[in-house]
Context: one part of a larger RNA
RNA sequence: AACGCUGGCGGCAGGCUUAACACAUGCAAGUCGAGCGCUCACUUCGGUGGGAGCGGCAGACGGGUGAGUAACGCGUGGGAACCUACCUUUCGGAUCGGAAUAACUUCGGGAAACCGGAGCUAAGACCGGAUACGCCCUUCGGGGGAAUUAUUUAUAGCCGAGAGAUGGGCCCGCGUUGGAUUAGCUUGUUGGUGUGGUAACGGCGCACCAAGGCGACGAUCCAUAGCUGGUCUAAGAGGAUGAUCAGCCACACUGGGACUGAGACACGGCUCAGACUCCUACGGGAGGCAGCAGUGGGGAAUAUUGGACAAUGGGGGCAACCCUGAUCCAGCCAUGCCGCGUGAGUGAUGAAGGCCCUAGGGUUGUAAAGCUCUUUCGCCGGUGAAGAUAAUGACGGUAACCGGUAAAGAAGCCCCGGCUAACUUCGUGCCAGCAGCCGCGGUAAUACGAAGGGGGCUAGCGUUGUUC
Numbered sequence: 001a002a003c004g005c006u007g008g009c010g011g012c013a014g015g016c017u018u019a020a021c022a023c024a025u026g027c028a029a030g031u032c033g034a035g036c037g038c039u040c041a042c043u044u045c046g047g048u049g050g051g052a053g054c055g056g057c058a059g060a061c062g063g064g065u066g067a068g069u070a071a072c073g074c075g076u077g078g079g080a081a082c083c084u085a086c087c088u089u090u091c092g093g094a095u096c097g098g099a100a101u102a103a104c105u106u107c108g109g110g111a112a113a114c115c116g117g118a119g120c121u122a123a124g125a126c127c128g129g130a131u132a133c134g135c136c137c138u139u140c141g142g143g144g145g146a147a148u149u150a151u152u153u154a155u156a157g158c159c160g161a162g163a164g165a166u167g168g169g170c171c172c173g174c175g176u177u178g179g180a181u182u183a184g185c186u187u188g189u190u191g192g193u194g195u196g197g198u199a200a201c202g203g204c205g206c207a208c209c210a211a212g213g214c215g216a217c218g219a220u221c222c223a224u225a226g227c228u229g230g231u232c233u234a235a236g237a238g239g240a241u242g243a244u245c246a247g248c249c250a251c252a253c254u255g256g257g258a259c260u261g262a263g264a265c266a267c268g269g270c271u272c273a274g275a276c277u278c279c280u281a282c283g284g285g286a287g288g289c290a291g292c293a294g295u296g297g298g299g300a301a302u303a304u305u306g307g308a309c310a311a312u313g314g315g316g317g318c319a320a321c322c323c324u325g326a327u328c329c330a331g332c333c334a335u336g337c338c339g340c341g342u343g344a345g346u347g348a349u350g351a352a353g354g355c356c357c358u359a360g361g362g363u364u365g366u367a368a369a370g371c372u373c374u375u376u377c378g379c380c381g382g383u384g385a386a387g388a389u390a391a392u393g394a395c396g397g398u399a400a401c402c403g404g405u406a407a408a409g410a411a412g413c414c415c416c417g418g419c420u421a422a423c424u425u426c427g428u429g430c431c432a433g434c435a436g437c438c439g440c441g442g443u444a445a446u447a448c449g450a451a452g453g454g455g456g457c458u459a460g461c462g463u464u465g466u467u468c
Stems, first nucleotide, its partner, number of pairs: 001464005008340006014333002016298001021296003025293003030057003035054002038051005064251003073176007082168002087164007095129004104119006135144003149156002177223003184214003189211008226248004230241004253274005276287004304330001306329003312326001313324004343373004353364004377409001378405006387395001412457005417438003423452005433440002
């Protein structure tokens, strides 16, 4: 963990281990009018609000999963041939022009998704010229390359270059499961020269040349597996494990590919192929929950189609603010750990009842009743936070505090032959059954079933599974 019986409260945690099976529905990544034109509504005619589009930044983070991977993947310690948007810092600069295009209008095609033609227009979009401290190339003569505005100022933004910070790419030593009933493996293979490519080194790619390279210190092949900090166990050494949390890696229907970009070969981007599902007017289209909920299925088994951006953090924005199923909370579940309660004191005619009995009694048992108290938790009423800073609180009228209430609402489960703590009676008669091992049961069963009594643990108890 599950299952069986049982179940009062709270705090903290955890909650698909199986089908990386398929997914209805909603939400999970937007934002900027202080870059730009157009347009709609309202208007007190001052403006205000909205819409799609061009453009910018963000969508490479955050969130999920563990399929693949035995590998420089991970861990640890080093290294040189690299890049880094936003941020910090330093130096320098921002000049003159041009041509388009979406939106829009119009025409047309299509069932739709959407597409095409013509015309018009703007910009921080695009292009050219100028300039170049430093930058790049160089045969050292020289050659090449930038910018954008908004605004009343302030300020924000723009371009080139240096440094930093952060993040990342690459290389190497060592460590990292089982099998030899896998012994040979390899042709871009191993090295060199040249060239291409990359941010960068490199057979990374290519041409040519050489014939190397790896392997019983286990290559190759097969099987299994994400790795680690850690976790469980143990006196330790070790063994097992890798849920939650944290770091790294890999993946995003399956398999390829590139585009954009500082960064991707990109979960909620594009494209091709495939399987599947859906729409279709049969011409053609749409989709990808291993995001959060939720559904079916599988399974012994794992939750709400909840609230809020109040806090923390992230994206955009000068800001106001917007977005955020990250997150913070709430809901469900004894799944675990911890705490608390189900009353306390007194009470012997040792009541009644039950059970046993040698019929005298014994036991249940101070147990109950009765009497005297208390009120944790719960319930009712009131006050009411911290978390937030001047304001802003989802949680939540929550926690906590005060008053009231009445012993009042709150105990079960397993076991009692030995191991192993706890014994009698009845029923049954190798039957029915028990059982972890030894073993019980065939007419006096402390071992089966029931009862009385007892032992153990306790909101749990027992069983099964797994690990040490």